THF (Tetrahydrofolate) riboswitch aptamer from Leuconostoc fallax KCTC 3537, 103 nucleotides, folded computationally. It matches the Rfam family "THF (Tetrahydrofolate) riboswitch aptamer". Rfam links the family to the GO term tetrahydrofolate metabolic process. The family has 101 seed sequences and 747 matches in Rfam 15.1. Rfam describes the family as follows. Tetrahydrofolate (THF) riboswitch was first reported for Ames et al. as an RNA motif in 5' untranslated (5'-UTR)regions of folate transport and biosynthesis genes in Firmicutes genomes.
């Protein structure tokens, strides 16, 4: 000066462990409010988080023990758009500026 590259939050996904629920919390979903943080930096964006408040909304079932009349406990097999760590595999920043490497 000029064509290129990596890098984040984060999303979707394997597998496992370990827990919660199954007396329905939680995930999903809509409005509203707030916080900090997210490529090495800066400005923005976009998603993720956090409260409340609405709508909708789920699967138990056996055996064993207490206790006595219908309840409690444990556990085994299940269920859940279930949580957390680890884990596999795909995606993933707009402009400047930096950093890699060519000319």
């Nucleotide at each position: 000066a000029c064509a290129g590259g990596g890098g984040u939050a984060g999303a979707c996904u394997u597998u496992g462990a370990u827990g919660c629920g199954u007396u329905a919390a939680g995930u999903g979903u809509g409005a509203u409010g707030g916080a900090a943080a997210c490529g090495g930096a800066a400005u923005g964006u976009g998603g993720g988080c956090c409260a409340u408040c609405g709508a909708c909304g789920a699967a138990g079932u056996g055996a064993a023990g207490c206790a006595g009349u219908u309840g409690c406990u444990u556990u085994a097999c299940g269920c859940g758009a279930u949580a957390u760590c680890a884990u596999u595999g795909u995606c993933a920043c707009a402009u400047u500026c930096a950093c890699c490497a060519a000319u």